RNA sequence: GGCAGGGUAGCUCAACGGUGGAGCAAAGAUUUCAUAAGUCUGAGGUUGUGGGUUCGAUUCCCACCCCUGCUA
Numbered sequence: 001g002g003c004a005g006g007g008u009a010g011c012u013c014a015a016c017g018g019u020g021g022a023g024c025a026a027a028g029a030u031u032u033c034a035u036a037a038g039u040c041u042g043a044g045g046u047u048g049u050g051g052g053u054u055c056g057a058u059u060c061c062c063a064c065c066c067c068u069g070c071u072a
Stems, first nucleotide, its partner, number of pairs: 001071007010024004018055001027041004048064005
């Protein structure tokens, strides 16, 4: 350089083009003499960046950035 896959919550991952969720973590409450474990609660998102298509884009198209693998 070429090809392929990926980038979404603190982490690991979801999400037919129609209001972006789960598990874990963190926070608060409860329980305990206390801690852990358990139970309950709500919160947390510029969906890598910039454009395009569309009534509507995490999703489709283009360019760029970053990561991983293969290849020369």

Annotation: The RNA shown here (transfer RNA) has 72 nucleotides and comes from an Alphaproteobacteria bacterium. The prediction has a mean pLDDT of 83. It matches the Rfam family "tRNA". From the family's description: Transfer RNA (tRNA) molecules are approximately 80 nucleotides in length.